[in-house]
RNA sequence: GGGAUCGUAGCUUAGUGGUAAAGCUCGGGUCCUUUAAACCUGAGACGGAAGUCCGAUUCUUCCCGGUCCCA
Numbered sequence: 001g002g003g004a005u006c007g008u009a010g011c012u013u014a015g016u017g018g019u020a021a022a023g024c025u026c027g028g029g030u031c032c033u034u035u036a037a038a039c040c041u042g043a044g045a046c047g048g049a050a051g052u053c054c055g056a057u058u059c060u061u062c063c064c065g066g067u068c069c070c071a
């Protein structure tokens, strides 16, 4: 330099055009002598910018970052 692939919550993953889901973690509560566990409840995310579309996490382009391959 060229190509492929990936980027979603603090972490690990779903979701591939129509109100973004779950597990762990975290905050609050119940219970408990206390902790832990259990139960209830809450907060928290689509890498950035454009384009297409009635509507974009999803499709297209560019940029940024990770991994791999070629040179």
Stems, first nucleotide, its partner, number of pairs: 001070007010024004018054001026042005047063005
Model confidence (mean pLDDT): 81 of 100. Predicted 3D model of a 71-nucleotide RNA (transfer RNA) from a Bacteroidota bacterium. It matches the Rfam family "tRNA". It is annotated as a transfer RNA. The sequence is in RNAcentral, with records from ENA. NCBI's taxonomy places the organism under Bacteria, Pseudomonadati, Bacteroidota.